[in-house]
RNA sequence: GCCUUAUCAAGAGUGGCGGAGGGAACGGCCCGAUGAAGCCCGGCAACCUGCGCGCGGGACGCGCAAGGUGCCAAAUCCGGCGGUGUGGAUCGAAAGAUGAGGA
Numbered sequence: 001g002c003c004u005u006a007u008c009a010a011g012a013g014u015g016g017c018g019g020a021g022g023g024a025a026c027g028g029c030c031c032g033a034u035g036a037a038g039c040c041c042g043g044c045a046a047c048c049u050g051c052g053c054g055c056g057g058g059a060c061g062c063g064c065a066a067g068g069u070g071c072c073a074a075a076u077c078c079g080g081c082g083g084u085g086u087g088g089a090u091c092g093a094a095a096g097a098u099g100a101g102g103a
Base pairs, nucleotide, nucleotide: 002102003101004100005099006098007097008096013041015040016039017038021031022030023029026079027078028077042072043071044070047068048067049066050064051063052062053061054060076095081092082091083090084089
């Protein structure tokens, strides 16, 4: 990189270093010297593992947050393709992200 599957409107710093970029790509629209990316610390969450409780066990549910990931502007920031709708909008797909499993 490919396949399967679940989730993607909640949540997370007045910190240190750093210095101009960042929000996947494209089109928008935004964020940024009142300090971007990145690194560290901190935090959130509960997908997997672990532990506990419910049941005799499994499955399942609930809890904890120690380990593996992940995440910490805006709905996955919005749109592109399709359905409904005069329209605002709404539902779905595609694409993408993350987890778990697989060839």
Molecule: SAM riboswitch aptamer (S box leader)